[in-house]
Context: one part of a larger RNA
RNA sequence: CGUAGGAAAUUUGAGAGGCGCUGUCCUUAGUACGAGAGGACCGGGAUGGACAUACCACUGGUGUACCAGUUGUCGUGCCAACGGCAUCGCUGGGUAGCUAUGUAUGGCCGGGAUAAGUGCUGAAAGCAUCUAAGCAUGAAGCCCCCCUCAAGAUGAGAUUUCCCCAUUAGAUCCCUCAGAGACGAUGAGGUGGAUAGGUUCGGCGUGUAAGUGUGGCGACACACUCAGCGGACGAAUACUAAUCGAUCGAUGA
Repeated sequence: CGUAGGAAAUUUGAGAGGCGCUGUCCUUAGUACGAGAGGACCGGGAUGGACAUACCACUGGUGUACCAGUUGUCGUGCCAACGGCAUCGCUGGGUAGCUAUGUAUGGCCGGGAUAAGUGCUGAAAGCAUCUAAGCAUGAAGCCCCCCUCAAGAUGAGAUUUCCCCAUUAGAUCCCUCAGAGACGAUGAGGUGGAUAGGUUCGGCGUGUAAGUGUGGCGACACACUCAGCGGACGAAUACUAAUCGAUCGAUGA
């Protein structure tokens, strides 16, 4: 921009893409078969491998704005307590998020038309013949069935509900943001508000802060103290910021 008014939702599916794999074991059955050795078809079940998709409850990884320990050195006048630098200095843990080696699920079944093949009926050719007319059966393959996208499918579809004369229905700018994200976009909100921050409570992490006291010559230990501190998690709460506003948008050729 189009889809012959303008919108908001919900859809149909022309078409396109994806998937499609397979082992072992048990049973049928030591049956059929075979002198024996051996050993099935068909059918039913169990459990794996590889692959694919989704997710983070579990097991782990990461987690450079979380906690703790610790070395050297510099600084805050000194002690103590802290801060800077040294790969995040090193080390031990670790929430959210992201993840696999973790978890869950999938290939099934079924239908249609067929290939090679197997047949029925059957002439040409009194016989025979699956083929010439006709009719069956037959594959991990083909078309459906399953999953995803999909009306720019210009062949532009359908349904529901709004809006009628300057601006409405609606949408956007702007602002607060994240289950979204390069930017657009998408989604949640904008005071009739829990959108983000803060605060409080909780969860979770670390592991018992500082300070004081006591014990010890001391390193240090113990008590107050399951403390103190804290990124992303959950809830509550308008304390802070989403103010005030502006723009676009139908006369149905």
Large-subunit ribosomal RNA, domain VI from Salinicoccus halitifaciens, 253 nucleotides, folded computationally. The sequence was found in a public genome assembly. Rfam family: Bacterial large subunit ribosomal RNA. Rfam links the family to the GO terms ribosome and structural constituent of ribosome. The source organism's lineage runs through Bacteria, Bacillati, Bacillota, Bacilli and Salinicoccus.